[in-house]
Molecule: small-subunit ribosomal RNA
Organism: metagenome
RNA sequence: GAACGUGAAAGCGGACUUCGGUCCGUCGGUAGCGUGGCAGACGGGUGAGUAACACGUGGGUAACCUACCCAGAGGUGGGGGAUAACCCUUCGAAAGGAGGGCUAAUACCGCAUAACAUCCCGAGGUCUUCGGGCUUCGGGAUCAAAGCUAGCCUCUACUUGUAAGCUAGCGCCACUGGAGGGGCCCGCGCCCCAUUAGCUUGUUGGUGAGGUAAAGGCUCACCAAGGCCACGAUGGGUAGCCGGCCUGAGAGGGCGAUCGGCCACACUGGAACUGAGACACGGUCCAGACUCCUACGGGAGGCAGCAGUAGGAAUCUUGCGCAAUGGGCGAAAGCCUGACGCAGCGACGCCGCGUGGAGGAUGAAGGCCUUCGGGUCGUAAACUCCUGUCGAGAGGGACGAAAGUCGGGGAGGUUAAUAGCCUCCUCGGUUGACGGUACCUCCAAAGGAAGCCCCGGCUAACUCCGUGCCAGCAGCUGCGGUAAUACGAAGGGGGCUAGCGUUGUUCGGAAUCACUGGGCGUAAAGCGCACGUAGGCGGAUUUGUAAGUUAGGGGUGAAAUCCCGGGGCUCAACCUCGGAACUGCCUUUGAUACUGCAAGUCUAGAGUCCGAGAGAGGUGAGUGGAAUUCCUAGUGUAGAGGUGAAAUUCGUAGAUAUUAGGAAGAACACCAGUGGCGAAGGCGGCUCACUGGCUCGGUACUGACGCUGAGGUGCGAAAGCGUGGGGAGCAAACAGGAUUAGAUACCCUGGUAGUCCACGCCGUAAACGAUGGAUGCUAGGCGUCGGCAAGCAUGCUUGUCGGUGCCGCAGCUAACGCAUUAAGCAUCCCGCCUGGGGAGUACGGCCGCAAGGUUAAAACUCAAAGGAAUUGACGGGGGCCCGCACAAGCGGUGGAGCAUGUGGUUUAAUUCGAAGCAACGCGAAGAACCUUACCAGCUCUUGACAUUCACUGUCGGUUUCCAGAGAUGGAUUCCUCCCAGCAAUGGGCAGUGGGACAGGUGCUGCAUGGCUGUCGUCAGCUCGUGUCGUGAGAUGUUGGGUUAAGUCCCGCAACGAGCGCAACCCUCGCCAUUAGUUGCCAUCAUUAAGUUGGGCACUCUAGUGGGACUGCCGGUGAUAAGCCGGAGGAAGGUGGGGAUGACGUCAAGUCAUCAUGGCCCUUACGGGCUGGGCUACACACGUGCUACAAUGGCGGUGACAGUGGGCAGCCACUCAGCAAUGAGGAGCUAAUCCCAAAAAGCCGUCUCAGUUCGGAUUGGUCUCUGCAACUCGAGACCAUGAAGUUGGAAUCGCUAGUAAUCGUGGAUCAGCAUGCCACGGUGAAUACGUUCCCGGGCCUUGUACACACCGCCCGUCACACCAUGGGAGUUGGUUUUACCCGAAGACGGUGCGCUAACCAGCAAUGGAGGCAGCCGGCCACGGUAAGGUCAGCGACUGGGGUGAAGUCGU
Repeated sequence: GAACGUGAAAGCGGACUUCGGUCCGUCGGUAGCGUGGCAGACGGGUGAGUAACACGUGGGUAACCUACCCAGAGGUGGGGGAUAACCCUUCGAAAGGAGGGCUAAUACCGCAUAACAUCCCGAGGUCUUCGGGCUUCGGGAUCAAAGCUAGCCUCUACUUGUAAGCUAGCGCCACUGGAGGGGCCCGCGCCCCAUUAGCUUGUUGGUGAGGUAAAGGCUCACCAAGGCCACGAUGGGUAGCCGGCCUGAGAGGGCGAUCGGCCACACUGGAACUGAGACACGGUCCAGACUCCUACGGGAGGCAGCAGUAGGAAUCUUGCGCAAUGGGCGAAAGCCUGACGCAGCGACGCCGCGUGGAGGAUGAAGGCCUUCGGGUCGUAAACUCCUGUCGAGAGGGACGAAAGUCGGGGAGGUUAAUAGCCUCCUCGGUUGACGGUACCUCCAAAGGAAGCCCCGGCUAACUCCGUGCCAGCAGCUGCGGUAAUACGAAGGGGGCUAGCGUUGUUCGGAAUCACUGGGCGUAAAGCGCACGUAGGCGGAUUUGUAAGUUAGGGGUGAAAUCCCGGGGCUCAACCUCGGAACUGCCUUUGAUACUGCAAGUCUAGAGUCCGAGAGAGGUGAGUGGAAUUCCUAGUGUAGAGGUGAAAUUCGUAGAUAUUAGGAAGAACACCAGUGGCGAAGGCGGCUCACUGGCUCGGUACUGACGCUGAGGUGCGAAAGCGUGGGGAGCAAACAGGAUUAGAUACCCUGGUAGUCCACGCCGUAAACGAUGGAUGCUAGGCGUCGGCAAGCAUGCUUGUCGGUGCCGCAGCUAACGCAUUAAGCAUCCCGCCUGGGGAGUACGGCCGCAAGGUUAAAACUCAAAGGAAUUGACGGGGGCCCGCACAAGCGGUGGAGCAUGUGGUUUAAUUCGAAGCAACGCGAAGAACCUUACCAGCUCUUGACAUUCACUGUCGGUUUCCAGAGAUGGAUUCCUCCCAGCAAUGGGCAGUGGGACAGGUGCUGCAUGGCUGUCGUCAGCUCGUGUCGUGAGAUGUUGGGUUAAGUCCCGCAACGAGCGCAACCCUCGCCAUUAGUUGCCAUCAUUAAGUUGGGCACUCUAGUGGGACUGCCGGUGAUAAGCCGGAGGAAGGUGGGGAUGACGUCAAGUCAUCAUGGCCCUUACGGGCUGGGCUACACACGUGCUACAAUGGCGGUGACAGUGGGCAGCCACUCAGCAAUGAGGAGCUAAUCCCAAAAAGCCGUCUCAGUUCGGAUUGGUCUCUGCAACUCGAGACCAUGAAGUUGGAAUCGCUAGUAAUCGUGGAUCAGCAUGCCACGGUGAAUACGUUCCCGGGCCUUGUACACACCGCCCGUCACACCAUGGGAGUUGGUUUUACCCGAAGACGGUGCGCUAACCAGCAAUGGAGGCAGCCGGCCACGGUAAGGUCAGCGACUGGGGUGAAGUCGU
């Protein structure tokens, strides 16, 4: 298969047959093979590369191409030679070939014809960027083509019907134009690094040539030496670009998935072929890596197409269909299409919906909490009534489909034709992957359907339990060490909801890179200073221009997205229509205020000129005196010097001191001054020379000539470096002496570089006003330096210009502060900053002789670092002032012995607490048992004690016995039945039983109350209102005086008030009064005696009053407050003492006084009992007693108090005993009686000694208390007779009736006192004073402290970990240069081999042309060598960071 050649197999029919099959026809010109045409350059994927005309946007192409499509106007004549498939032979394992033979075309090749095509020549018109374009006419040259299909017989041929004929359709060739598509060029836009600053040789341009569709160094030859770059070249890093998306108020910032436009790529690198189009994802060739096949000779491959596999922390189905949309081919039917349409998977996102609704309180059960009453989950549930989305079941069931095509009918066109074909109308048929899906209807049942995070603050939401700096949490701050709203769990609550939380990323908040919209005195930040290049900015006025600017118009700004208004899916998400917008670019016409540009004019900026002036301005030369040191000489003698004190050092060889002379170097006293000059650094005796700048006055001239200033250049203290001088003093290093724990310091004695000069480097400083330069504007006052002017009373005043200061208004500032010399208000230009540390360091570059400078990071680490101000606290800061704080005194402690407490040790236990002051004779005002809490053993379990229930009964008293250590257990005698009531009953008590419960000196004083200590009886601590400050806060309360005092007075932006101070209270001191027993006794009487009568005057007792207030006088002060002195007075300036303790501090002390939250134990961590322990003893400390003696011991004497206490008591008195004490015994419930003797005192003796001191220790004998003195009491007597001879360093108390000394009483208590609390007797010394020690108050100052100086904090060293620099080297990436090799390929040459078409020739053959082959330059990969650069590793090494309690210093 409607370009062409060939052409099976099966089936059917026929013929033949050896029944195996063979042949012919048909199927059918069917499947397949091949030639040819078109399409494979579209569609689909990916983002490796690319910083580029790649992309975006707007232009250009007069420098171009375009198959298929559309329109127009033409043509389509006549020939030729091959070749694949196929057949035969043959090579190879295969993939694949090789040779021979046949054949067709819309395949291929000549010839003809041909212009409005192309080229050349000539003439003209028009436009022009002057290159050229467009166009008209004439001439010449060159190049085309293919047929196929259907129908018909009018013409022609044969004459049946066909065809070379006709008609129609589809093709073919050349040309013109269009549409759409593309190529090339240009303006603008487009990331980071300058620690990348120079790059470039086809590089830049020209001429000519080649090449391309086309301009062009695109390529080549020659010529010239250019081109790019601080407006960032070159290099390095990173990256596809855009429409857009996310975020944001916007400007911006980040991103470039899906959708759309462009680009690039297709295993990696190179190359071309074909073609309209490619240097081609599913084409070719070569090289390389990898995988696979192999007969080892060779071959094959490319999922960044759709599915899928592997890998991976992670990303889907090896699905359905071409029904729709689109694409390719075809005349068409149709075929192809992992494009596409659908479905599947994934809560990945967005949207919608459900998991029920209404009622329902004994507020059920249960959970959780609880103050045990209750609260809460909670109308929640149950229960009652109702509804039916989604899901389940059943039934129905789409839109998306219209075109095309087929069939029937009709009309028109073409034509010879009522064939055929084309076009149109109409009727009918046909086509659905999704999908039996969406949707609709029926049916039953609340039935099947809720999670995640969070609950300390930010941030909505709170309790219990568990845990105990563990386990854990954590975004920031931070939680957790026994009461965790922060961990885990529970209950409850909050938020969101088919989701919720986490992680990562981006924007926001962040005005925290600041265009909108920041800063630089002290917070990070002004270059050390100047000159000046580029650049930026720039006075008045006129004209022009129109670049910026501005207004209007035109083009573009794709679609989608966003926005607005409609429409469609039940709504929405989503889809869709219309509009607006796309802030941009190009172009055009206007405007001309401002800026720019051009031209002109001006003088206010700037400069020149003339006349004056001040000055440590600079450079050079000279010169002067004082001083220091040295030298010489004189005088002179033993020290000098130096320090906190000394020593080193100098000196009898004559120092220091002093006099004279000389030498040398350096620096310039006084003047001298918030004075002067200079750009800054800086500049200081005097003179001269040269020289820079400044100021004032004058008015002539120039006419914006100005300001700033990246790079650049110069100057630039001190120290330092180089060369050569110089060197008096001073003085790093160094030496010595001191100081010190050490002292490589501070102090001292010496002393070298250096300091000085010349020349050359260095280039840094807290180079500071921590304040860049310039210009203008914005209240003043007071000084000072330089000049000028005016006025006159002639040495002053006023004005003005320039400098230099202080104070201060507005304004600014976080505050401090600044404030016409701005840190105010503005403009211009430059520099610089962006949390602290690492670090101004490393690497790299540049500079330097070096030292080093300059430029300048990162890793890592922290949650701060910092500024200003505030309140405190602190200071070996200041001022003022107190206190037994020091000083002045007296007496002690520390040494001894003992007592007592503590530590330590010991122990079965030595119960516990207290810990600097402010624990340690403390809790404890009294441990033999008890106490008692501890230990050992025994023993009880509703308990020794409380409430409640049931039952029984009593209770209580009493006798005896047994076991036991006892508690306890067992037995037993006797008496009485408790109270009220008539009784019921009630109350009380005991026992038994059971459960609730008791009980705990168990823990936590860091969960607490209460109480207490301490600063401190110090004078302070606060509040209201007002005022000031952004605020913390301040003021008041500070200041001047004064006080014991924040006591009072005065002043004051404060005025008042409160808690403290003082006073009020108690007591002592004086007086009065009232009252007199147990007190007292003047007078009277009396006695041994106030004993008694009497009395209440006195003493005293205990009630009430008075008195003292700086009231009076003088002085002083401020006329005040007050202070000093005096008078009077018992007492004088708070009269002495006590009680009284502000706000607060110390997480001070106490859970063991008591109370109490929580936790823990419950036949024991509770209760009871016996015994032991708290009493131990190498030691250390605190507090005391007694002493060491003569101010004393002993003996004698026997004088004088005041508190108190006493009946289970004090005990007179008598007797006994040496005594403790015992035996009798009176009085007293106390101003009555008793304790009770007070003692120091006085007299005598001792005579300085381990004693007549001292009394420990030990032996013995006793007494008392008590159930009981062994562990473990006190006392008495006899004997014994330690240590100790006044106490080191250090340390305590006390200021007057005090210290010291002396005794007395009491509480506790059976007994036990050196302790504690009270009482009286005797009774001093000293205080100049506030420098110092300690503590405290007020003001002020500094602060890096604020658990507050017992603070904070620096560096080395040691240890651990982390990141990083250097590092002999080593490994890799990338890149450059030179050279070698040189595949495929195109190009050029050659082409002796081969060669159908054309030409010549009768032919042989030759020619033209072509092919293979060969040669050449180009060139990928590869190789060699030398560099650049970036990474990895690296012995060792440098510093850095972090870390709990390390070391050394400060």